RNA sequence: GCCUCCUUAGCUCAGCGGUAGAGCACUUCCAUGGUAAGGAAGGGGUCCCCGGUUCAAGUCCGGGAGGAGGCUCCG
Numbered sequence: 001g002c003c004u005c006c007u008u009a010g011c012u013c014a015g016c017g018g019u020a021g022a023g024c025a026c027u028u029c030c031a032u033g034g035u036a037a038g039g040a041a042g043g044g045g046u047c048c049c050c051g052g053u054u055c056a057a058g059u060c061c062g063g064g065a066g067g068a069g070g071c072u073c074c075g
Stems, first nucleotide, its partner, number of pairs: 001071007010024004018055001026042005048064005
């Protein structure tokens, strides 16, 4: 220098262009003599950034940033 992949909740990750989700974690409650386990409910999001397309973008297109991997470089 070139190519590919990744970036979404505190963490690990889903997500056909049409309401942003799961598990774990957190909070409250139930239950217990009390704890753990278990059950129920709840809170929490700039979907990495900037543009574009579209009635509508986490999703498609372009550029950028960060991360991971691969290839090449031989003057």